Background
c-di-GMP-I riboswitch aptamer from a soil metagenome, 85 nucleotides, folded computationally.
[in-house]
């Protein structure tokens, strides 16, 4: 080279406040688009702070938080398949 692989949007069920995550279709693309939130970065805000609705408990609403998610945003670790001429 080839052989094999993985699957973005969208569609159907599930879980979750939510982000996003499983499963099936399904294929934008991927040579690590195999696995890890260490850095940097992003997204969400259930809870909790705090502000405001005249006070308060409870709702509600605006700001901030990550302990929650993204490895298909980069970097950095771990591990790895097939390989003809």
């Nucleotide at each position: 080279a080839a052989a094999g692989g993985c699957a973005a949007a969208c569609c159907c069920g599930g879980c979750g406040a939510a982000a996003g995550c499983c499963g099936g279709g399904g294929a934008c693309g991927c040579a690590a688009a195999g696995c890890c939130a260490c850095g940097g970065g992003g997204c969400u805000a259930c809870c909790g702070c705090g502000c405001g609705g005249a006070a308060g408990u409870a709702c509600c609403g605006c700001g901030c938080c990550a302990c929650g998610c993204c490895a298909g945003c980069c970097g950095g670790g771990c591990c790895g398949c097939c390989g003809a001429a």
The RNAcentral record of the sequence draws on MGnify.
Its mean pLDDT, the model's own confidence on a scale to 100, is 88.